[in-house]
Molecule: SAM riboswitch aptamer (S box leader)
Organism: Sphingobacteriales bacterium
RNA sequence: CACUUAUCAAGAAAGGCAGAGGGUUAUGGCCCGAUGAAGCCUUGACAACCUGUUUUUCCGCCACGGCGGAAAGGCAAGGUGCCAAUUCCAUCCCGGAAAUUCCGGGGCAGAUAAGUC
Repeated sequence: CACUUAUCAAGAAAGGCAGAGGGUUAUGGCCCGAUGAAGCCUUGACAACCUGUUUUUCCGCCACGGCGGAAAGGCAAGGUGCCAAUUCCAUCCCGGAAAUUCCGGGGCAGAUAAGUC
């Protein structure tokens, strides 16, 4: 880089360096930003995908002491992630209300986790 699966309406900021952009990319909109953007560092928080541990239920095995597996829940926070706005919103397709707007579903793209080559 590619592929598979799951999730994406909740949640959580201070300080230091730095100095003009940022919200992934394109277009449009809307917003954040010298009361300091991106980036880097420190500390703190959030969450619970993997992980550890534990409870209940079910299934299987057993030398009857236990062991293994599955599902659901609790706790911890080791590996990641994350800390403006739904992934900020729309773009392509379908449907509904209704009137140029709103709502819902799907797709594309993206992000994160776990796994595979």